[in-house]
Context: one part of a larger RNA
RNA sequence: ACCGGCGAGUUGCUUUAUGAUGCGAGGUUAAGGACAAUAAGUCCGGAGCCGAAGGGAAACCGAGUCUGAACAGGGCGAAUAAGUAUCAUGGAGCAGACCCGAAACCAGGUGACCUAUCCAUGGACAGGGUGAAGCGCGAGUAAGAUCGCGUGGAGGCCCGAACCACGUUGUCGUUGAAAAGGCAUGGGAUGAGCUGUGGAUAGCGGAGAAAUUCCAAUCGAACCUGGAGAUAGCUGGAUCUCCCCGAAAUAGCUUUAGGGCUAGCCUCAAUCGAUGGACCAAGGAGGUAGAGCACUGAAUGGGCUAGGGGCCUAACGGUUACCGAACCCUACCAAACUCCGAAUGCCAUGGGACUAAGAGAUUGGGAGUCAGACUGCGAGUGCUAAGAUCCGUAGUCAAAAGGGAAACAGCCCAGACCAUCCGCUAAGGUCCCCAAAUCCAGAUUAAGUGUAAAAGGAUGUGUAAUUACUCAGACAACCAGGAUGUUGGCUUAGAAGCAGCCAUACAUUAAAAGAGUGCGUAACAGCUCACUGGUCAAGUGAAUAUGCGCCGAAAAUGUCCGGGGCUAAAUCUGGUACCGAAGCGGUGGCAGCGCGAGAAGCGCUGGGUAGGGGAGCAAUGUAUGCAGGGACGAAGCAUAAGCCGGGAGGCGAUGUGGACCGCAUACAAGAGAGAAUGCCGGU
Numbered sequence: 001a002c003c004g005g006c007g008a009g010u011u012g013c014u015u016u017a018u019g020a021u022g023c024g025a026g027g028u029u030a031a032g033g034a035c036a037a038u039a040a041g042u043c044c045g046g047a048g049c050c051g052a053a054g055g056g057a058a059a060c061c062g063a064g065u066c067u068g069a070a071c072a073g074g075g076c077g078a079a080u081a082a083g084u085a086u087c088a089u090g091g092a093g094c095a096g097a098c099c100c101g102a103a104a105c106c107a108g109g110u111g112a113c114c115u116a117u118c119c120a121u122g123g124a125c126a127g128g129g130u131g132a133a134g135c136g137c138g139a140g141u142a143a144g145a146u147c148g149c150g151u152g153g154a155g156g157c158c159c160g161a162a163c164c165a166c167g168u169u170g171u172c173g174u175u176g177a178a179a180a181g182g183c184a185u186g187g188g189a190u191g192a193g194c195u196g197u198g199g200a201u202a203g204c205g206g207a208g209a210a211a212u213u214c215c216a217a218u219c220g221a222a223c224c225u226g227g228a229g230a231u232a233g234c235u236g237g238a239u240c241u242c243c244c245c246g247a248a249a250u251a252g253c254u255u256u257a258g259g260g261c262u263a264g265c266c267u268c269a270a271u272c273g274a275u276g277g278a279c280c281a282a283g284g285a286g287g288u289a290g291a292g293c294a295c296u297g298a299a300u301g302g303g304c305u306a307g308g309g310g311c312c313u314a315a316c317g318g319u320u321a322c323c324g325a326a327c328c329c330u331a332c333c334a335a336a337c338u339c340c341g342a343a344u345g346c347c348a349u350g351g352g353a354c355u356a357a358g359a360g361a362u363u364g365g366g367a368g369u370c371a372g373a374c375u376g377c378g379a380g381u382g383c384u385a386a387g388a389u390c391c392g393u394a395g396u397c398a399a400a401a402g403g404g405a406a407a408c409a410g411c412c413c414a415g416a417c418c419a420u421c422c423g424c425u426a427a428g429g430u431c432c433c434c435a436a437a438u439c440c441a442g443a444u445u446a447a448g449u450g451u452a453a454a455a456g457g458a459u460g461u462g463u464a465a466u467u468a469c470u471c472a473g474a475c476a477a478c479c480a481g482g483a484u485g486u487u488g489g490c491u492u493a494g495a496a497g498c499a500g501c502c503a504u505a506c507a508u509u510a511a512a513a514g515a516g517u518g519c520g521u522a523a524c525a526g527c528u529c530a531c532u533g534g535u536c537a538a539g540u541g542a543a544u545a546u547g548c549g550c551c552g553a554a555a556a557u558g559u560c561c562g563g564g565g566c567u568a569a570a571u572c573u574g575g576u577a578c579c580g581a582a583g584c585g586g587u588g589g590c591a592g593c594g595c596g597a598g599a600a601g602c603g604c605u606g607g608g609u610a611g612g613g614g615a616g617c618a619a620u621g622u623a624u625g626c627a628g629g630g631a632c633g634a635a636g637c638a639u640a641a642g643c644c645g646g647g648a649g650g651c652g653a654u655g656u657g658g659a660c661c662g663c664a665u666a667c668a669a670g671a672g673a674g675a676a677u678g679c680c681g682g683u
Stems, first nucleotide, its partner, number of pairs: 001683006011095013026050003032044004054061002064076004098237002101234001105227006116201008125191001127159003130155001134151006163188002166186001169184004203219001205215003212221001240616006250263005264369002266366007276355002279351003283347002290340001291338002296334002301329003307323002309320004372397007380389002402413003417589004422585003428579003431564003437576001439575006450566001456551002460548005466542004477535005483508003488502003514529001518527002590606006617672001620668007628661002636656004642651003
């Protein structure tokens, strides 16, 4: 891992609702007993319980009573009246209470054969080195001290085997040879050393050269058994089928926030019977969008002006290109501004030729839900960031399959009862992949734009409208001119159109020519422009709005069409046809609900998680029935072609097997397996 078996709402008591049955203003027995006997019961037993009357704290009174001074008012009752016992089913309570699962807590015991420390009594420590004290002799001294030589043999001394196992470094080993080892290397090795045997200390404890270290491979509190099925607002798991309906992820409260309770939303039953929904009419509440500046604030420019500042003045006072409240004009802003003010939505009323929906309301039984997600629209928070967060509103997903968006819960279309080798459509598409137009008409784009992006930039190109010049010849090109006072004045070394300053709406000659547009020189010179004439011959400039394009444009596997590829097979406008879904329709069938006398007929309906309700299938056993089946072969097992049922399933056949088994009705429960890192076994 697979296969097989086992594996989870049970039982008792109490209670509530519904159903069934008995009796009924009553219903019912419990313990116990009698009969009977080990089998099921029958009878007795009225203690007790519930109901038939309530009110009050109670005394107590009573269809009333309590409060109260009350004959008032008010509260709870009666009038308007059905219960009770048993059984079944759905729930609740108390019990382990659907099953498995802690870490832990407590009690009583078992452990010091591992290990820690201690006690008693024993054992072992090759060899080598160093050479303390003391002692002897000598030197030395007043005597000492001291020194030398010898002797001596101290030491948690040195080197190093056994021993310890201390574990330094490296490596191997890592489902190991080993649940801590091997190899090499290292440490201690007369000591706070090592070790044998016997003994002591025990878990709310012991021991500890102290590390939360050890106390039998277990230690921040050992192990075993018990309390015990501890508790688990947590995680996981929870077993056959079909039919009908079908949620929630919200509010309030919560030592509450991943849990609860009540309400909301779902379901079932009974009752009510238009009360529901849509629309219309007229009415109502309201202060949003917008707008506005009348209030509160914010705030542009101007006028006017109290006051202030500067200056003059000894003072009075004057003055001012300064500041400036209020006021006036002008322009404007606001969630916490409003003189105003919608559209929607909301509330109740009325209406009718709307609608009749698994509409509405009440009472009762059963729930689940309290982590929501995205998208559009309206706001807040945030960065007008987020697949962010928090509200409102609508939709979808959740609990929804199908078609489209290449793929893609939340987007677009559309809600799957079943069958069909029938038809029509939606979104979206119609060159090939790939079903259907290489469709029609008009226009645009040249960028593969389409098939990602901004500020900004640009003689891309289409359209519209404006304006200037132009056959009295424009624009471009070419030819020619572009002069004189004058090198204007100043400045400057110089400044001559062209470093800089001033003037430049100077003047002259002219067809025209700036006291000069740019290049250039040290300064001149030189080239050129404006401006003018000629040649040529028809349009040429400028600005605006708008359509489609261009640049801006750098990222990590391989390119922003899904690919091929496309100049339309791109984009815009208009049109016709076709394809396209589980949508709609056709044909056949099943089921639910309504109307109906109805298995007729007609109409509507049948996606579905949590969850509610209904109807069934199968396994085991009990009772009764079947003059049931069975050695002419039961159960079981195997095989797979057949038949029946909507399904769970049922029947039958063949082989094997060798003795029991079925069907109907009712009942009872150890009553259905794929999941629980499930348990046991096998392979």
Record summary: A computed fold for a 683-nucleotide part of an RNA from Mahella australiensis 50-1 BON, annotated as large-subunit ribosomal RNA, domain II. The coordinates come from a structure-prediction model, not an experiment, and the mean pLDDT is 84. The RNAcentral record of the full RNA draws on Rfam. Its Rfam family is "Bacterial large subunit ribosomal RNA". Clan: LSU clan. The organism belongs to Mahella australiensis, within Bacteria.